[in-house]
Predicted 3D model of a 350-nucleotide part of an RNA (small-subunit ribosomal RNA, central domain) from a metagenome. Its mean pLDDT, the model's own confidence on a scale to 100, is 88. The full RNA is in RNAcentral, with records from SILVA. Rfam family: Bacterial small subunit ribosomal RNA. Rfam 15.1 lists 42,628 matches to the family in 10,626 species.
Context: one part of a larger RNA
RNA sequence: CUGGGCUUAAAGCGUGUGUAGGCGGAAAGGUAAGCGUCUUGUGAAAGCCCCCGGCUCAACCGGGGAAUAGCGUGACGAACUGCCUUUCUUGAGGCAAGCAGGGGUGCGUGGAACUCUUGGUGGAGCGGUGGAAUGCGUAGAUAUCAAGAGGAACGCCGGUGGUGAAGACGAUGCACUGGGCUUGUCCUGACGCUGAGACACGAAAGCGUGGGGAGCAAACGGGAUUAGAUACCCCGGUAGUCCACGCCGUAAACGAUGUCUACUAGGUUGUGGUGGUUCUGACACCUUCACGGCCGAAGCAAAAGUGUUAAGUAGACCGCCUGGGGAGUACGGUCGCAAGGCUAAAACUC
Numbered sequence: 001c002u003g004g005g006c007u008u009a010a011a012g013c014g015u016g017u018g019u020a021g022g023c024g025g026a027a028a029g030g031u032a033a034g035c036g037u038c039u040u041g042u043g044a045a046a047g048c049c050c051c052c053g054g055c056u057c058a059a060c061c062g063g064g065g066a067a068u069a070g071c072g073u074g075a076c077g078a079a080c081u082g083c084c085u086u087u088c089u090u091g092a093g094g095c096a097a098g099c100a101g102g103g104g105u106g107c108g109u110g111g112a113a114c115u116c117u118u119g120g121u122g123g124a125g126c127g128g129u130g131g132a133a134u135g136c137g138u139a140g141a142u143a144u145c146a147a148g149a150g151g152a153a154c155g156c157c158g159g160u161g162g163u164g165a166a167g168a169c170g171a172u173g174c175a176c177u178g179g180g181c182u183u184g185u186c187c188u189g190a191c192g193c194u195g196a197g198a199c200a201c202g203a204a205a206g207c208g209u210g211g212g213g214a215g216c217a218a219a220c221g222g223g224a225u226u227a228g229a230u231a232c233c234c235c236g237g238u239a240g241u242c243c244a245c246g247c248c249g250u251a252a253a254c255g256a257u258g259u260c261u262a263c264u265a266g267g268u269u270g271u272g273g274u275g276g277u278u279c280u281g282a283c284a285c286c287u288u289c290a291c292g293g294c295c296g297a298a299g300c301a302a303a304a305g306u307g308u309u310a311a312g313u314a315g316a317c318c319g320c321c322u323g324g325g326g327a328g329u330a331c332g333g334u335c336g337c338a339a340g341g342c343u344a345a346a347a348c349u350c
Base pairs, nucleotide, nucleotide: 004321005320006319007304008303012318014201015200016199017198021194022193023192025088026087027086028085029084030083031082033081034080035077036076037075038074040072041071042070049065050064051063052062053061054060091191092188093187094186095184096183097182098181099180103177104176105175106174107173108172109171110154114150115149116148117147118146119145120144121143125136126135162169163168206247207246208245209244210243211242215241216240220236221235222234223233258317259316260315261314262313263312266295267294268293269292270291271290272289273288275286276285277284299306300305323350324349325348332343333342334341335340
């Protein structure tokens, strides 16, 4: 170097956009860089291999031949790859007509619940637990009625369902806006796939500045429990949770399964469309496309399982793995306000 792998054994970057690079549809013509055949030069001698010979044999030595990666010259070939030209439409994109959706952002609005405030009724308890106590309450609580204030979250519908690249997204109206699917086959004519770097997005917690603060609640205080109880249970309660702007950049960021393409039995179900059957229409049935599930043939797999949403059969490109611990640590670099992130060893040890 070749050879092996990555759902669960080590191993798919959290996700996307995209630069270089790698790879790339159909037809014709040209070219001849890659490629092939031949030629010729070089490829020192010795050695290896073959033949012959010399030391009594051999080792050793002499002669002849063959072989020789690679690099160069010339001629020829044109299937494949490349390059150039022309053309094509099936990949890709556009256009038109429809469709579904918690996709995103902003500004409004609404009801239930909760807490607080004020007032009315009322008069001794309430609350809490396994049982209690701390706590609240005659300065009138709990309960109940009315009015007002505030913040956060949006029950039912709700789904095995939908949307989004992922994170994620759920009251409702409006505005702005991204993507997808179906049908037509009208336009462009390979414009494609992947993607080292790079850039963007990225739950929760955390950080900065300024707001906000109802409920909940790390820390903290108290009451219990207990041998103890720095806990589990109870009463309180501050950061935080919320908003704006700016950081952080990590998660069991999971389908523990990279992206794209083609092919390889079916059955069943859901979501969104199309076309057809019927005189029309609901319905039903059939067909077809996209997406979401379940069960399964072959195959694959150590098995569990997977199985047209592959972990099957192949191809393209990227990422990653190489015994356990030390260690995702030290050092260095870089990013960050910090917390820390990314990159990433060794000694030693089993």